[in-house]
The RNA shown here (Guanidine-I riboswitch aptamer) has 96 nucleotides and comes from a soil metagenome. Its Rfam family is "Guanidine-I riboswitch aptamer". On this family, see Barrick et al., Proc Natl Acad Sci U S A 2004: "New RNA motifs suggest an expanded scope for riboswitches in bacterial genetic control". Model confidence (mean pLDDT): 84 of 100.
RNA sequence: GUUGGCUAGGGUUCCGGGCUGAUAUAAGCCGUCUGGUCCGAGAGCUGACGGUCCUGCCUCAACGCAGGGCUCCACGGAGGGAUAAAAACCCGGGAG
Numbered sequence: 001g002u003u004g005g006c007u008a009g010g011g012u013u014c015c016g017g018g019c020u021g022a023u024a025u026a027a028g029c030c031g032u033c034u035g036g037u038c039c040g041a042g043a044g045c046u047g048a049c050g051g052u053c054c055u056g057c058c059u060c061a062a063c064g065c066a067g068g069g070c071u072c073c074a075c076g077g078a079g080g081g082a083u084a085a086a087a088a089c090c091c092g093g094g095a096g
Stems, first nucleotide, its partner, number of pairs: 001049006009039002014036002016033001017030004050071008075096001079091003
C1' cells in the first nucleotide's frame, strides 16, 4: 500500500412495528419506531496478502523457498456528492 470480517455510526428502498382506514381489504402517514435486510470508518478493532531489511538453502549469480524484524505517530472544519435516504461513506492522509 491492497483487501476480507466486525464494530462505532447512519438513515428508511425492502421486511417488521405503530397510527388512520368500516368488521376487513386497498391505500396513506410515522425513523422523535427498539429491531431484521442495507450503507459503514486514513485518523476504530482484527485477519490475509503485498512491500522492505536480515539470516539460511538451491546457487557463480539471478529467480525461487524457509524463518525472523519493521510496515509506528495528534486534531481536523465549512461546503459539496452518491444511494431510497443518511452517516466517522466519497471529495479527504483535503483546506487548516